[in-house]
């Protein structure tokens, strides 16, 4: 110094909070959607506040009153 394993702690899983499950990830890490144009950068269009599930809050679309 490097690899590899435990162990505590902690962190992620395309837009805000929470509970629960689930998943990754150990710092050159997990993560960082999608069409389209273009050699690439660039630019231009779309979805969804979940990894799931339930609540809130945002927002967007019907109806009612």
């Nucleotide at each position: 110094c490097u690899g590899c394993g435990g162990c505590c702690c902690g962190g992620g899983g395309a837009u805000g909070g929470a509970g629960u499950c689930c998943c990754c990830c150990c710092u050159c890490a997990a993560c960082c959607g999608c069409c389209c144009c273009c050699g690439a950068c660039c630019g231009g269009g779309c979805u969804g506040a979940u990894g799931a599930c339930u609540c809130c809050u945002a927002c967007c679309a019907g109806a009612c009153c």
This is a predicted structure of a 65-nucleotide RNA (Fluoride riboswitch aptamer (crcB RNA motif)) from a Pseudomonadota bacterium. It was read from a public genome assembly, where an Rfam model found it. The prediction has a mean pLDDT of 82.